Transfer RNA from Gaertneriomyces sp. JEL0708, 72 nucleotides, folded computationally. The coordinates come from a structure-prediction model, not an experiment, and the mean pLDDT is 81. The sequence is in RNAcentral, with records from ENA. RNAcentral records the identical sequence in 2 taxa. It matches the Rfam family "tRNA". By type it is a transfer RNA.

[in-house]
RNA sequence: GCAACCAUAGUCAAGUGGUUACGAUUCUCGCUUCCCAAGCGAGGGGCCCGGGUUCGAACCCCGGUGGUUGCA
Numbered sequence: 001g002c003a004a005c006c007a008u009a010g011u012c013a014a015g016u017g018g019u020u021a022c023g024a025u026u027c028u029c030g031c032u033u034c035c036c037a038a039g040c041g042a043g044g045g046g047c048c049c050g051g052g053u054u055c056g057a058a059c060c061c062c063g064g065u066g067g068u069u070g071c072a
Stems, first nucleotide, its partner, number of pairs: 001071007010025003018055001027043005048064005
């Protein structure tokens, strides 16, 4: 330098065009317990950035940034 893949919550991670974005863990509150842990219930927190296509984009297209891998 070129190519492929990836970027969603503090962390991991599902969702390939349509309602309020799924789950685990973490965090907060409550229940339970003599206390802790475990368990149960409720709540908070997220689509990398810019542009385009579309009635409608986390999803499709283009560019940028970052990461992984391969080639040179």